[in-house]
Context: one part of a larger RNA
Order: sequence, then structure tokens, then C1' cells
RNA sequence: CUGGGCGUAAAGGGUGUGUAGACGGUUUGAUAAGCUAAGUGUGAAAGACCUGGGCUUAACCUGGGGGUGUCACUUAAGACUGUGAGACUAGAGUAUGGGAGAGGGUAGUGGAAUUUCCGGUGUAGCGGUGAAAUGCGUAGAGAUCGGAAGGAACACCAGUGGCGAAGGCGGCUACCUGGCCCAAUACUGACGUUGAGGCACGAAAGCGUGGGGAGCAAACAGGAUUAGAUACCCUGGUAGUCCACGCUGUAAACGAUGUCAACUAGCUGUUGGACUUAUAAAUUAAGUUAAGUGGCGCAGCAAACGCGAUAAGUUGACCGCCUGGGGAGUACGGUCGCAAGAUUAAAACUC
Repeated sequence: CUGGGCGUAAAGGGUGUGUAGACGGUUUGAUAAGCUAAGUGUGAAAGACCUGGGCUUAACCUGGGGGUGUCACUUAAGACUGUGAGACUAGAGUAUGGGAGAGGGUAGUGGAAUUUCCGGUGUAGCGGUGAAAUGCGUAGAGAUCGGAAGGAACACCAGUGGCGAAGGCGGCUACCUGGCCCAAUACUGACGUUGAGGCACGAAAGCGUGGGGAGCAAACAGGAUUAGAUACCCUGGUAGUCCACGCUGUAAACGAUGUCAACUAGCUGUUGGACUUAUAAAUUAAGUUAAGUGGCGCAGCAAACGCGAUAAGUUGACCGCCUGGGGAGUACGGUCGCAAGAUUAAAACUC
């Protein structure tokens, strides 16, 4: 390499978009590049293979034959692939009418709570723990009532509920905006799938500049615990957490399960539609249907666990990845980054 694989054994890229490439619906006639057949030419000899002959045999020598190619040319065929032409509507898309939603962005706004400050009442404790102490408090704390400031997060609703490609998204209102679902028609006419590179997005932490800072809280300080305690517990507390702009580009970025399409028993819950039937006239119930999201389960698969129309079943198309453990996701080099580092990625040696 071939092969065999990728939920948990090594292995699905964090996610999308899309270039090249690969693959591609039904049908008509054309072409003949691939493909198929025939013919001609060539594929030197020797060697190798088959079969004879000659040295007593063998090695060796020698006759004949077959074979050997992504070969060239000519002719023929026209199914399949390709190519160019025409047509179609089942894939894909557009229009129309409805629908749901924490999808995204910007601006505004609301209440509860914590903290601080001001004022009133009031007096000796408060706080904290397994127990304490550090800490706060007679300069009046804690408690309680009223007022003010400021920041961050949005209880209940709330739900294996919803939306989003993923990361993720949750008070309320307005504006801007993306996608999705359903129904019935009309239109376009294969416009499709995947996708090396590329581009975009990408939790938290971290970085740069400028703001902001209530609570929480790495670092740090103190008090405890302990043989020690650079911890767990307690009292404090700075970066950070928040905002704007820019970078970083990683996660158990997980369903540890790539995307798309087709096919393959059922039962049951739930979300948003459409339709039918019955009751009813508020609507409710049952059923059907396409789209999600859960629980079981047949066949089948699987080493087992389990998966099971949301497949890990049966198949096809394309991409990514794996090839014993350690060394090592490291060194060196390249690329990117302000840095931290990221990415690409070995070998010696060893078991």
C1' cells in the first nucleotide's frame, strides 16, 4: 500500500459556509473519449514456462510452441459512464397564506435581594465554627424603621419544554434582523450531495486599551486544625467576574456517535402545526398526517454494555481520522499570536 476499523478498546475535524475535486434524478435522439469485439502491425535475441533432441545422466547446448502490453492503427457495436443538444418533475429552490420560539443585535425600563452611606428607635453584644479564634462593636455595632447610591443577576412561570450550525440563549417593552414548521396551489427546471485548502463563528480562563466594580473571589494576609498544613474550615481580600473595542482559538467544544439520501415491526409520553370525526357551542376528546423531542421494544447489529425509523440495522455518496504502550501531542523547523501559547509534528531509547 492493500485490508480492517473509528459510542465506551487507537480513531469523527468544535461548528458552519463554500473553492478545487469526487459523486449525481427521469427521458429522447446524437457522438464515440472511457468501455466491448474483430483484424493488422509491433512487443529483438537470450533468459523464464511447456514440449522434443544432443553430450552415458545432470548442469550445459539446441529445435519448436505458447505467453508477455493501461501498446498503436483500422473496422464494428452503442447497453452503461462521459460529452454536446432537446424535453420532464418525483430531488432542490421561489412565490402565496398561516404558526411557534430564552435564535441574534441595539435602546429603554421593572421589582426582589446583597452591600455601602445618611437619619430615627435602641443597648451590649454581633459574627463565625465540630469547637474556637482572627474580625466588627460603648467613637453606639448587630437588630429594626425610613431615605439615598451603585453594580450584577433575573425567584415563581420552568417542563428528558422551546430556539440555534455549534459555542450557546431565560425579568419586561420597542425597533432592526436570521432561520424553522404547516397547508394548498402556482412557478423555475437537476439549479443537487459532499467538501482538501480558504473564509466565518467559536464556553471558560487569559492578554491589550479605556471605563466600571454591589456580590463573589484565584493570588495574598491573618485565625484555626495538624507532627507539619504552603490545604480542606473561618475572617478579610486584589486581579478577575461586568461594559466597549481589539486579540487569543482552546474544552469531557460529548450523543465521547461527521454530513447527506434511501429502505426496514410495533407500543407509549410530549412540543408547535394541518385535517377528519364525535360531543359541544367555552371548547374538549379520539383518529390521521408531515416536522421536532423523550421512554420502551421486534428483526438485525454488537466483545459485551447496549443501539434499535433521532440506528450503533440494511445500503449508497463525499470528507476527516486510527494502525502496540511509554518517550510525546513533546523536541526541532515552519505558520499564527503582544504574550500566554496554539497549530503542524518526529526520532533516539525503552517495554